[in-house]
RNA sequence: CCCCGUGGGAGAGACCGGUCCGGCUGCCGUUCAGCCGUCCCGGCGCCGAAGGAGCAACCGCCCCGGAAACUCUCAGGCAAACGGACCGCGGGGG
Numbered sequence: 001c002c003c004c005g006u007g008g009g010a011g012a013g014a015c016c017g018g019u020c021c022g023g024c025u026g027c028c029g030u031u032c033a034g035c036c037g038u039c040c041c042g043g044c045g046c047c048g049a050a051g052g053a054g055c056a057a058c059c060g061c062c063c064c065g066g067a068a069a070c071u072c073u074c075a076g077g078c079a080a081a082c083g084g085a086c087c088g089c090g091g092g093g094g
Stems, first nucleotide, its partner, number of pairs: 001093008013044001015043004021037006045078003051074001052072003058066003
């Protein structure tokens, strides 16, 4: 330095609208309406700690390179879950 296991691990709308489907309720001749849920589509607002990119203190073998937790938000994310930089512990490899 890398890998595996394990523990911890933040931020930001459980946002709004729409189609189909399913369930429940009401009405009930057909139908329609309301509520909930999944997928998909659109819209605005926001977050930075997967990844990516930019500047740069600084560093180096000083031609040129390496460079952040700073910055940007392409990506990702905004109830829970998952993920998650980074830190602790254990094990393995170079």

Notes:
RNAcentral holds the sequence, with entries from MGnify. A computed fold for a 94-nucleotide RNA from a soil metagenome, annotated as Glycine riboswitch aptamer.